A computed fold for an 85-nucleotide RNA from a Chloroflexota bacterium, annotated as transfer RNA. The sequence was found in a public genome assembly.

RNA sequence: GGAGAGGUGCCGGAGUGGCUAAUCGGAGCAGUCUGUAAAAUUGCCGCCCUGACGGGCUUCGCAGGUUCGAAUCCUGCCCUCUCCA
Numbered sequence: 001g002g003a004g005a006g007g008u009g010c011c012g013g014a015g016u017g018g019c020u021a022a023u024c025g026g027a028g029c030a031g032u033c034u035g036u037a038a039a040a041u042u043g044c045c046g047c048c049c050u051g052a053c054g055g056g057c058u059u060c061g062c063a064g065g066u067u068c069g070a071a072u073c074c075u076g077c078c079c080u081c082u083c084c085a
Stems, first nucleotide, its partner, number of pairs: 001084007010026003018068001028044005046057004061077005
């Protein structure tokens, strides 16, 4: 340099136009259980407001675009992996 695959939350990883603040697992926090711990189990697990219910805002590598609506489609760029040279 050429071809292909990929980049998502603290980590892994699913999702490929609306039902998504985003399945699931791990980690973490708080309960239950236990003599204690482990295991098991329940809830929480982006930020802000609220006593709570609830509401608002932002987010899927970066920047644009399409669309009523984008993690998902299009364009450019950056980065990672595999193969070829």
It matches the Rfam family "tRNA". It is annotated as a transfer RNA.